This is a predicted structure of a 120-nucleotide RNA (SAM riboswitch aptamer (S box leader)) from Anoxybacter fermentans. Taxonomically the source falls in Anoxybacter (Bacteria, Bacillati, Clostridia, Halanaerobiales). Its Rfam family is "SAM riboswitch aptamer (S box leader)". Its family is annotated with regulation of gene expression in the Gene Ontology.

[in-house]
RNA sequence: UAAACAUCAAGAGAGGUGGAGGGACUGGCCCUAUGAAACCCGGCAACCAGCACAUAUGUGUAUGGUGCCAAAUCCUGCAAGGUAUCUCGAUAUCCUGCAAGGUAUCUUGAGAGAUGUUUA
Numbered sequence: 001u002a003a004a005c006a007u008c009a010a011g012a013g014a015g016g017u018g019g020a021g022g023g024a025c026u027g028g029c030c031c032u033a034u035g036a037a038a039c040c041c042g043g044c045a046a047c048c049a050g051c052a053c054a055u056a057u058g059u060g061u062a063u064g065g066u067g068c069c070a071a072a073u074c075c076u077g078c079a080a081g082g083u084a085u086c087u088c089g090a091u092a093u094c095c096u097g098c099a100a101g102g103u104a105u106c107u108u109g110a111g112a113g114a115u116g117u118u119u120a
Base pairs, nucleotide, nucleotide: 001120002119003118004117005116006115007114008113013041015040016039017038021031022030023029025077027075028074042069043068044067047065048064049063050061051060052059053058073112078109079108080107081106082105083104084103085102086101087100089098
């Protein structure tokens, strides 16, 4: 770097240093001098290893390796469908129903991304 598998709507400090940025990217929308990123301390969690119990699975622990500590991966990007509404076409006295397109909103799946483990 690539691939495979698993997870991603929970959880986590009014601490210190630091000084202007950050939320991956797009478009939004947010956070931030009542101090951003980064580092230290602290914490959350339990993916892998360890330890204990149980032993097909597992349950616990939190010692180590990570990871994480605003907002659902903050929403979104591609596709399908539902609901509502608008425009419009044919039919048409009117109403209702039908086809097509737009908008809003919801659901599902993919894609992109993040983390862990394994393989090359």